[in-house]
Molecule: transfer RNA
Organism: Patescibacteria group bacterium
RNA sequence: GGGCCCUUAGCUCAUCUGGUAGAGCGCCUGCUUUGCAAGCAGGAGGUAGCCGGUUCGAGUCCGGCAGGGUCCA
Numbered sequence: 001g002g003g004c005c006c007u008u009a010g011c012u013c014a015u016c017u018g019g020u021a022g023a024g025c026g027c028c029u030g031c032u033u034u035g036c037a038a039g040c041a042g043g044a045g046g047u048a049g050c051c052g053g054u055u056c057g058a059g060u061c062c063g064g065c066a067g068g069g070u071c072c073a
Base pairs, nucleotide, nucleotide: 001072002071003070004069005068006067007066010025011024012023013022019056027043028042029041030040031039049065050064051063052062053061
């Protein structure tokens, strides 16, 4: 320098062919306990890496940039 892949909640990851974003763990509150853990009930938390384009509508499609991984030189 070039090819390919990845970037979504605090962490690990879903989201089937564009239709308005979820799970597990973690965190908070309550119940339970002498107390802790476990269990049960409820809750908070995401402009989907950034910028632009297409579209009535973009996490999803297209381009550029950034970061990471991998292969080639």